[in-house]
RNAcentral holds the full RNA, with entries from ENA. A computed fold for a 541-nucleotide part of an RNA from a bacterium, annotated as large-subunit ribosomal RNA, domain I.
Context: one part of a larger RNA
RNA sequence: GGCAUAGGGUGGAUGCCUUGGCGAAAGCCGGCGAUGAAGGACGUGGUUAGCUGCGAUAAGCCUCGGGUAGCUGCUAAACAAGCGUUAUGACCCGUGGAUCUCCCAAUGGGGAAACCCGUUCCGUAGCAAUACGGAUCAUCCGUCGCAAGACGGAAGCAAACGGAGGGAAUUGAAACAUCUUAGUACCUCCAGGAAAAGAAAGAAAACUCGAUUCCGAAAGUAGUGGCGAGCGAAAUCGGAACAGCCUAAACCGUGCUGUCUUCGGACAUCACGGGGUUGCGGGACCGCGAUAUGUGACCUCAGAGGAUAAUUGAACGGCAUGGGAAGGCCGGCCACAGAAGGUGAUAGCCCUGUAAGUGAAAUCCAAAGAGGAGCUAGCGGUAUCCCAAGUACCACGGGACACGUGAAAUCCUGUGGGAAUCCGGAAGGACCAUCUUCCAAGGCUAAAUACGUGCUUUCGACCGAUAGUGAACUAGUACCGUGAGGGAAAGGUGAAAAGAACCCGGAAACGGGAGUGAAAAGAAUCUGAAACCCUAUGUCU
Repeated sequence: GGCAUAGGGUGGAUGCCUUGGCGAAAGCCGGCGAUGAAGGACGUGGUUAGCUGCGAUAAGCCUCGGGUAGCUGCUAAACAAGCGUUAUGACCCGUGGAUCUCCCAAUGGGGAAACCCGUUCCGUAGCAAUACGGAUCAUCCGUCGCAAGACGGAAGCAAACGGAGGGAAUUGAAACAUCUUAGUACCUCCAGGAAAAGAAAGAAAACUCGAUUCCGAAAGUAGUGGCGAGCGAAAUCGGAACAGCCUAAACCGUGCUGUCUUCGGACAUCACGGGGUUGCGGGACCGCGAUAUGUGACCUCAGAGGAUAAUUGAACGGCAUGGGAAGGCCGGCCACAGAAGGUGAUAGCCCUGUAAGUGAAAUCCAAAGAGGAGCUAGCGGUAUCCCAAGUACCACGGGACACGUGAAAUCCUGUGGGAAUCCGGAAGGACCAUCUUCCAAGGCUAAAUACGUGCUUUCGACCGAUAGUGAACUAGUACCGUGAGGGAAAGGUGAAAAGAACCCGGAAACGGGAGUGAAAAGAAUCUGAAACCCUAUGUCU
């Protein structure tokens, strides 16, 4: 020195555990903000480093409810000083309120955020200068106003979902240019609890249907496509949910202004009121007739029920083992409760609970219901008037449609041209005819649908500390970076600290006794693998 065995050390694998995560479902809720948000800075405790809470009234103040004997948050014990103890109710839980420094949209001005300096008025102190306290003063938009100004609104933040304006490339096509990726990512604007869409100038081809949206089928079909890669409908059928309305115009009236005036008024633009809203065309206009029936998405009430604290809640003992009984044995009981968690091992009957019931002073949500605004009807006549214009449509250039210009309809529109008013107009995939359907160029509209920052409940052939969130611990912390940004490691004594009095050695660390404990599990603490190190013994060279 090798090997083997044994015993140690080191180390922290493994096993077991779970405070934390991950995912899903259901329900709720879907905003906050100039009455100063989100997010922060700095403070704040008797002693206070961090976290939490709070704001100079600063781990708190008031109120109304709940609740009950202890309490002064956590790491984290202690001391001090207190509050409360059976009702004059502390601490705790919930409702509503008060306070709420400074920064931040930040808004009096400035600024290197949490700082500096002001205006005007009032107050306090002071002879005064001045200091302090309270209020006030940004910008833009709208309404009113001659103006001064008054009043109202906006701004900023927020997870996804939504609408709109812009809009890639990697990639695929086994290269690549049309094409694809994809109207995706990303940027911007705007909004709501949903948004958008929406009451046919529709779809169709039946003797048809009857707003929109979403799901299933139709169907990977018809199509489209360097007919490559790929892209990819609709009718129709079955479901979810259902809801329909208001203007413009003709006509009538009123008013401002203007023009004309024979001063009677007429005309014109505009504004307001009535009227009117349709495709078996409707309305105006003229005549006749009626006062009924529904609806009510808006307003005012209403308040079933729900949310935010809680509360009642059945049934067990013995024996032995053991440190400990919930396990074993014996004998019982409850069950609308044998979900779950805890308790010194595995508990329906020990505790918290569970099933089933009960409950709100206050605030919020809110169904039915009540009342109201608003809306809602008929018959006939005439053919005078109206029925959304730089629109429809056309040409050229683009875009959207599953559809790449194609035979290319339909929809949008940059440029140019440019109709008709019911004897009218559009569509039915070039175009024309016939036929059929519909009525554009104004607007509103719940539900079925999408999403989850957040709250509650439940669940998991999800993880179990190199896993699961980056984060089970002081975690977006420490640390790194000028910065944008990057970004850790780190859980476990024991049932209970009973956390080892005392003695010995030592400067101490620590060790040896003693003691605690079921066990040292001894705090570098459950288990304690391997690498690695050491000691002893054996053996080989």
Its Rfam family is "Bacterial large subunit ribosomal RNA".